[in-house]
This is a predicted structure of a 375-nucleotide RNA (Bacterial RNase P class A) from a Spirochaetaceae bacterium. Lineage of the source: Bacteria > Pseudomonadati > Spirochaetota > Spirochaetales > Spirochaetaceae. It was read from a public genome assembly, where an Rfam model found it. Of the family's consensus pairs, 98% are formed in the model.
RNA sequence: GGGGCAGAUCAGGGCAUCGCGCAGGAAUGCGAGGAAAGUCCGGGCUCCAGAGGGAACGACACCGGGUAAUCCCCGGGAUCCGGUUCGUCCGGAUACAGACAGUGCAACAGAAAGGAUACCGCCUGCUACGGUGGGUAAGGGUGAAAUGGUGGGGUAAGAGCCCACCGGGCUCCGGGUAACCGGAGUUGCACGGUAAACCUUGUCGGGAGCAAAGCCAAGCAGUGGAGGAGUUUCCCGCUCAGACCGACUCUCGGGCCGGUCGCUCCACGGGUCGGCUGCUUGAGGAUCGACGAGAGUCGAUCCCCAGAUAGAUGGUGCUCAUCGUGCCGUUUCGGCGGCACGGUACAGAACCCGGCUUAUCGAUCUGCCCCUUCA
Numbered sequence: 001g002g003g004g005c006a007g008a009u010c011a012g013g014g015c016a017u018c019g020c021g022c023a024g025g026a027a028u029g030c031g032a033g034g035a036a037a038g039u040c041c042g043g044g045c046u047c048c049a050g051a052g053g054g055a056a057c058g059a060c061a062c063c064g065g066g067u068a069a070u071c072c073c074c075g076g077g078a079u080c081c082g083g084u085u086c087g088u089c090c091g092g093a094u095a096c097a098g099a100c101a102g103u104g105c106a107a108c109a110g111a112a113a114g115g116a117u118a119c120c121g122c123c124u125g126c127u128a129c130g131g132u133g134g135g136u137a138a139g140g141g142u143g144a145a146a147u148g149g150u151g152g153g154g155u156a157a158g159a160g161c162c163c164a165c166c167g168g169g170c171u172c173c174g175g176g177u178a179a180c181c182g183g184a185g186u187u188g189c190a191c192g193g194u195a196a197a198c199c200u201u202g203u204c205g206g207g208a209g210c211a212a213a214g215c216c217a218a219g220c221a222g223u224g225g226a227g228g229a230g231u232u233u234c235c236c237g238c239u240c241a242g243a244c245c246g247a248c249u250c251u252c253g254g255g256c257c258g259g260u261c262g263c264u265c266c267a268c269g270g271g272u273c274g275g276c277u278g279c280u281u282g283a284g285g286a287u288c289g290a291c292g293a294g295a296g297u298c299g300a301u302c303c304c305c306a307g308a309u310a311g312a313u314g315g316u317g318c319u320c321a322u323c324g325u326g327c328c329g330u331u332u333c334g335g336c337g338g339c340a341c342g343g344u345a346c347a348g349a350a351c352c353c354g355g356c357u358u359a360u361c362g363a364u365c366u367g368c369c370c371c372u373u374c375a
Stems, first nucleotide, its partner, number of pairs: 001371010012320007020031004033346001037357002040355005045209004052236004057205005062076005077096001078094006097200002102198002104194002119140002121136006148166006167189001168187008213277004222268006228240003242261005248255002284303008321344010
């Protein structure tokens, strides 16, 4: 100097002019994003009297921490992958609880796919030499996977049959908050794999959603049926179901019958598609300091940064920046300067916030790796 990977910041600037929206008496001030997107999550907020218990259903699943909370973020552990200076050193991935509660599945091949097996082979008895009986699971074959592995002893041939080491189970010790790591002793110890298969265990979850929910104005037209209703799946609990009149009765608390109005639901029909609030001061932003490995937490100071409603935030001119191309000049050949032309991405708030995912022209900065050149 070039290239690659990862991360962070910015997301064109300025002036003039005309125009738009909000606030304000006016002067004036402010006016789309890092993703505003997807609606995949978590919340704030509003309403349902309360959001109680259970079932169903759903989500999550190594340990610890952060946060309002999460399927998010940070750190650690384990396993696996890549690199490697071979140091668990660097980077990455993980759907990472349980297979002795039960069920299911593993095509085909293979003798046999889990208290599963003898096809070839090995040993051995008999034999009419065709074969047949017994033992075996070390060798071979099949398969993704075949009753721990290596070595030795032993055996008719073999096998944890026995032994050593490794591995597994059990017990204990040390370190660590923990996941887990390390060590010691003991035991021949073996019904494998799979749960993004059903399932089991543990934790969490009331529901709906700004078209939530309130206020004002205007307007009409109710009819019929049912008797419980209560925020969205069901059950229990709980809460709310009234008022008036008449007759009868009475133990004077009340009971029962009928009627009118009301309440809830269903079907049909009519009216209203108006205005205001919610609506932007927030789990807010910037700077500095402290604590912390970090995510973050705390404190101080400063700031107010859109609130539209067929839905504003724009048009034009000049200029600067940046990228590309061409020409000219210059050069220590890395580049630099001037002129001309063209480009400047993805994209557009609608109650708000925190994540994740997706799209994206370029500029700057930081870290790591590779190549080249010089010292």